[in-house]
RNA sequence: UGAUUUCUUCGGGGUUUGGUGUAAUUCCAUACCGGCGGUGAUCUGCAAGAUUAUGCAGUAGUCCGCGAGCCGUAAGGCAGGAUUCGGUGAGAUUCCGAAACCGACAGUUAAAGUCUGGAGGGGAGAAGAAAUAA
Repeated sequence: UGAUUUCUUCGGGGUUUGGUGUAAUUCCAUACCGGCGGUGAUCUGCAAGAUUAUGCAGUAGUCCGCGAGCCGUAAGGCAGGAUUCGGUGAGAUUCCGAAACCGACAGUUAAAGUCUGGAGGGGAGAAGAAAUAA
């Protein structure tokens, strides 16, 4: 340094202001939010350097994969969403600019990404510690 096993800790945000109505944080207008791993030229930060080169870190809700729901002892299976245009460039659905779009299940005086509930739960995974063999 990597591998295996065990343990510990951590591990999701958001309805503003109006309108209609008997009734809506559920409809309409407007507002607000973006889990985890990968990729990420350019760009940003840091290190080092005379410069170039270099190394490390950060950067995607809509790309690739996963989690949250249901079934199953488990392996696993089922269900479930969304992006274009322009620019730069050798190269970008990731950068810059613009305009869009999406959001499990159950509940509710009325249809919910944002309220309440399963959930003081589970969890993709992250960090640390110990042991074992190499």
Overview:
This is a predicted structure of a 134-nucleotide RNA (FMN riboswitch aptamer (RFN element)) from a Clostridia bacterium. Its Rfam family is "FMN riboswitch aptamer (RFN element)". From the family's description: The RFN element is a highly conserved domain that is found frequently in the 5'-untranslated regions of prokaryotic mRNAs that encode for flavin mononucleotide (FMN) biosynthesis and transport proteins. Rfam links the family to the GO term FMN binding. The prediction has a mean pLDDT of 78.